GlmS glucosamine-6-phosphate activated ribozyme aptamer, 152 nucleotides, folded computationally.
It matches the Rfam family "glmS glucosamine-6-phosphate activated ribozyme aptamer". Rfam's curators write: This entry contains a glucosamine-6-phosphate activated ribozyme that is found in the mRNA for GlmS. GlmS is an enzyme that uses fructose-6-phosphate and glutamine to generate glucosamine-6-phosphate. It is annotated as a riboswitch.
RNA sequence: GAGUACGAGAAAGCGCCAGAACUCUACGGAGUUGACGAGGUUGGAGGUUAUCGAGUUUUCGGCGGAUGCCUCCUAGUCGCCUGUCACGACUGAAAGUCUUUCAUCAAAACGCCCGGGUGACCGGACGGACAAAGUGAAAGGCGAUGACAGCU
Numbered sequence: 001g002a003g004u005a006c007g008a009g010a011a012a013g014c015g016c017c018a019g020a021a022c023u024c025u026a027c028g029g030a031g032u033u034g035a036c037g038a039g040g041u042u043g044g045a046g047g048u049u050a051u052c053g054a055g056u057u058u059u060c061g062g063c064g065g066a067u068g069c070c071u072c073c074u075a076g077u078c079g080c081c082u083g084u085c086a087c088g089a090c091u092g093a094a095a096g097u098c099u100u101u102c103a104u105c106a107a108a109a110c111g112c113c114c115g116g117g118u119g120a121c122c123g124g125a126c127g128g129a130c131a132a133a134g135u136g137a138a139a140g141g142c143g144a145u146g147a148c149a150g151c152u
Stems, first nucleotide, its partner, number of pairs: 014064004019060001020033005036053003043073006074092006081150006096142009110127002113124004
């Protein structure tokens, strides 16, 4: 210095690079790029091309991961004061659905400057914009069972 094995830690639009594009080269090779933010995780198993917009020469292509979603199980909420079961919708710390309004500091892109690199490119400061989904709050609309037992 390299390889292998084991262990630990970190990230979750996150990590990686065998394709591709690009740069340097003494042509042997050595490098660069490869998702911009918003939102999102805590019962178990399985499955799955995992939400939203911004931008637009590759944010192409691929691999891995993942907080999403679906199904089943499980524990619950509401549907009658209590219990059990069934059914319907919903929730995993909350709990029907739809609409409207408000709140939830977008960032990159762009402009300009500084620093690093031969270069592709990388790091940073400043300027001034522009989302959607989700979530929360308020208002309005719609939807709200059945059997048995108990209680009044």

Its mean pLDDT, the model's own confidence on a scale to 100, is 80.